[in-house]
RNA sequence: GCGGAGGGAAACGGAGUCGCGGAUCGGCCUGGCCGGUCCGAGGAAAGUCCGGGCUCCGCAGGACAUGGUGCCGGGUAACGCCCGGGCGCCGCGAGGCGACGGAAAGUGCCACAGAGAACAGACCGCCGAUGGCGGCAUUCGUGCCGUACAGGUAAGGGUGAAACGGUGGGGUAAGAGCCCACCGCGCGCGUCGGAGACGGCCGCGGCACGGCAAACCCCACCAGGAGCAAGGCCAGACAGGAGUGAGCGGCGGUCCGUCGCGUACGAACUCCGGGUAGGCCGCACGAGGCGUCGGGUAAUCGGCGUCCCAGAUAGAUGACUUCACGGGCCUUGGCCCGCUACAGAACCCGGCUUACUUCCCUCCGCCGAG
RNA sequence: GCGCCGCUAGCUCAACUGGCAGAGCAACUGACUCUUAAUCAGUAGGUUCGGGGUUCGAGUCCCUGGCGGCGCA
Numbered sequence: 001g002c003g004g005a006g007g008g009a010a011a012c013g014g015a016g017u018c019g020c021g022g023a024u025c026g027g028c029c030u031g032g033c034c035g036g037u038c039c040g041a042g043g044a045a046a047g048u049c050c051g052g053g054c055u056c057c058g059c060a061g062g063a064c065a066u067g068g069u070g071c072c073g074g075g076u077a078a079c080g081c082c083c084g085g086g087c088g089c090c091g092c093g094a095g096g097c098g099a100c101g102g103a104a105a106g107u108g109c110c111a112c113a114g115a116g117a118a119c120a121g122a123c124c125g126c127c128g129a130u131g132g133c134g135g136c137a138u139u140c141g142u143g144c145c146g147u148a149c150a151g152g153u154a155a156g157g158g159u160g161a162a163a164c165g166g167u168g169g170g171g172u173a174a175g176a177g178c179c180c181a182c183c184g185c186g187c188g189c190g191u192c193g194g195a196g197a198c199g200g201c202c203g204c205g206g207c208a209c210g211g212c213a214a215a216c217c218c219c220a221c222c223a224g225g226a227g228c229a230a231g232g233c234c235a236g237a238c239a240g241g242a243g244u245g246a247g248c249g250g251c252g253g254u255c256c257g258u259c260g261c262g263u264a265c266g267a268a269c270u271c272c273g274g275g276u277a278g279g280c281c282g283c284a285c286g287a288g289g290c291g292u293c294g295g296g297u298a299a300u301c302g303g304c305g306u307c308c309c310a311g312a313u314a315g316a317u318g319a320c321u322u323c324a325c326g327g328g329c330c331u332u333g334g335c336c337c338g339c340u341a342c343a344g345a346a347c348c349c350g351g352c353u354u355a356c357u358u359c360c361c362u363c364c365g366c367c368g369a370g
Numbered sequence: 371g372c373g374c375c376g377c378u379a380g381c382u383c384a385a386c387u388g389g390c391a392g393a394g395c396a397a398c399u400g401a402c403u404c405u406u407a408a409u410c411a412g413u414a415g416g417u418u419c420g421g422g423g424u425u426c427g428a429g430u431c432c433c434u435g436g437c438g439g440c441g442c443a
Stems, first nucleotide, its partner, number of pairs: 001366010013323006020040009042342001046353002049351005054227004061256004066223005071085005086100001087098004101218002106216002108212003123157002125153003130150002132147006165183006184207001185205004190201004231281004240272005247261004288307008325338005371442007380395004389426001397413005419435005
């Protein structure tokens, strides 16, 4: 200098004037108006993917089914999130990714190619010892040669994403875990380390143990329903009619249990039609922010101190001046830019994911100079 | 706020329950015809909305992003 990886931070600030929204206090001519003080969009406010808090439903209890998660330990209100670790894979490396329980509970799929795709199989090959056939020799015991017929074989080659363990040696007619060594695999309530996932060592076994579960499924754990347009209060207005009907309703589907209403004075359900769609609460003190100390590898937890930091409802942030800060240009005195990229709360939090600008720190690789 | 569906050739739609992406219309060429139309034969046209993942292999299975539509409230 170039390229890459990991982590952190920020998203200009202060003052004033006018114009906006809210809180609070005061005054007034109390439908409301005026004045003072204070506050006023984000790291993602987004997507609505997860988890909750909160609210309502007289069962929210149990079971099936359905859906979700899936290595171990920890954090958390909780989670499918975060932290740390293990194993596997990718990368020269710093690092990154993992949908990570089970394939001997069962079922299913592996097209085409290929002989053969799970307890399979002989296309090209190799052998032809033994048996058969033929020939030669013969000391008549048999020996040798040929054939590739019967038969043997899966080491070599080919097909394929993948071929029923790999390398080396022995053995064989040629071969094969057939045998041996090592590796791999399986078993051992073995042993050591570790809370644990797991790892090391030892012993036994020639070894049935291909892949796919983001295939059905099995196993473990979790899950009532609906959601602030939830749900309350106030004011106000109207108009009921028809049908089914003995059981119905309480809502993820089903069953049990249970509660409520009703059986002609008729519950419940459905259809047609009418009124209201107004005001207030919910509505921000929180699993809260900041600072500091301590524990912990960390995520985070605890103590102490301090602060209150938007609550709109057709939906609020704009403009101007100046100071400081930062950057650029340059004639060293000035000029220009700074709401810039992605983009704006709507019950509130903890995460994830997506969009995007700049700065800082640490680490890795390559090249090159001194 | 909640629940679902869709995106494939220029257009309208298929594609079992993962194995070569098809059909009709339109377009182009040829034949037929005095010419056209009709008809017949043929041809071309595809990043399956984008990206990532599982798998030997993905339009199909999973995740994520974009666009469009329907219903409830």
Two RNAs folded together computationally: RNase P RNA and transfer RNA, 443 nucleotides in total. Rfam match: Bacterial RNase P class A. Its mean pLDDT, the model's own confidence on a scale to 100, is 79.